[in-house]
RNA sequence: GCCUCUAUAGCUCAGUUGGUAGAGCGAAGGUUUCGUAAACCUUAGGCCGUGGGUUCGAGUCCCACUAGAGGCUCCA
Numbered sequence: 001g002c003c004u005c006u007a008u009a010g011c012u013c014a015g016u017u018g019g020u021a022g023a024g025c026g027a028a029g030g031u032u033u034c035g036u037a038a039a040c041c042u043u044a045g046g047c048c049g050u051g052g053g054u055u056c057g058a059g060u061c062c063c064a065c066u067a068g069a070g071g072c073u074c075c076a
Stems, first nucleotide, its partner, number of pairs: 001072007010025004019056001027043005049065005
């Protein structure tokens, strides 16, 4: 230098043919308990890596860039 993959909630990850973004864990509050843990209920939490493009409509398609992982290419 080139190629492939990955980037979505605090963490680990789903997300179908483009049509209003989800789960588990964690967090906060509540019920329960003498109290704690456990259990159960509720709630909050997202510029979908960044910037453009296509489209009536983009997490999803296209381009560039950034970060991470892996691979390839030269000489002897």
Predicted 3D model of a 76-nucleotide RNA (transfer RNA) from a Nitrososphaeraceae archaeon. Its Rfam family is "tRNA". Rfam's curators write: Transfer RNA (tRNA) molecules are approximately 80 nucleotides in length. Taxonomically the source falls in Nitrososphaeraceae (Archaea, Thermoproteati, Nitrososphaerota, Nitrososphaeria). Model confidence (mean pLDDT): 82 of 100. It was read from a public genome assembly.